[in-house]
This record gives sequence, C1' cells and structure tokens, in this order.
RNA sequence: GUCUCUGUAGCUCAGUGUCAGAGCGCGGCUCUCAUGAGGCCGAGGUCGGGGGUUAAACUCCCCUCAGAGACA
Repeated sequence: GUCUCUGUAGCUCAGUGUCAGAGCGCGGCUCUCAUGAGGCCGAGGUCGGGGGUUAAACUCCCCUCAGAGACA
C1' cells in the first nucleotide's frame, strides 16, 4: 500500500429494513436468624463518527476513526 473481518448497556454478545434485546453485573423489594442462592421490579444505549437512499436504517450505500488478520 491492497483486501477482509470486528466496533451495539459497565462486561460478554444477539439482533441483517418496521418503536434496540439477552446473560452476567448494578439498585430496590421479597425470602433467611444472617449471608449467599432463588423470586419480583427497576435503572442503564448519540448502535464508533459524519453523510446518503428509504415512508421507515443497528441493518443497504459512500466517507472517516479505532482494533485484528491476510497478501505485498
């Protein structure tokens, strides 16, 4: 330099056009003599950034940033 992949909640990851989810973690309640486990509820997200297409974009297109890999 060229090409490919990854980027979504604090962490690990789903979601591949139609209002953003799970597990763990966190907070509250419940249970217990107490702690843990269990049960119920809740908070937490500019979907790396910008632009475009569309009635509608995490998803499609372009540019860009960061990381990983292959080739040279």
Transfer RNA from an archaeon, 72 nucleotides, folded computationally. The sequence is in RNAcentral, with records from ENA. Its mean pLDDT, the model's own confidence on a scale to 100, is 83.